[in-house]
Predicted 3D model of a 71-nucleotide RNA (transfer RNA) from a Thermoanaerobaculia bacterium. The coordinates come from a structure-prediction model, not an experiment, and the mean pLDDT is 82. Its Rfam family is "tRNA". The source organism's lineage runs through Bacteria, Pseudomonadati, Acidobacteriota and Thermoanaerobaculia.

RNA sequence: GCUCGCGUAGCUCAAGGUAGAGCGGCUGCUUUAUAAGCGGAUGGUUGCCGGUCCGAGUCCGGCCGCGAGCA
Numbered sequence: 001g002c003u004c005g006c007g008u009a010g011c012u013c014a015a016g017g018u019a020g021a022g023c024g025g026c027u028g029c030u031u032u033a034u035a036a037g038c039g040g041a042u043g044g045u046u047g048c049c050g051g052u053c054c055g056a057g058u059c060c061g062g063c064c065g066c067g068a069g070c071a
């Protein structure tokens, strides 16, 4: 330099129609206490800028970052 993939909660990942799940952290119940189990609440300007669409996290383009392959 070229090609491909990925970028969403602290982590791992979903989702063209109000942004969700699991794990973690917090808290309550249970226990003498811890763990396990059960309940609750918490946590995101979806990497940035544009485009398509009635509607974009999703589709398209550019840029940035990360990874893989080729040279």
Base pairs, nucleotide, nucleotide: 001070002069003068004067005066006065007064010023011022012021013020017054026040027039028038029037047063048062049061050060051059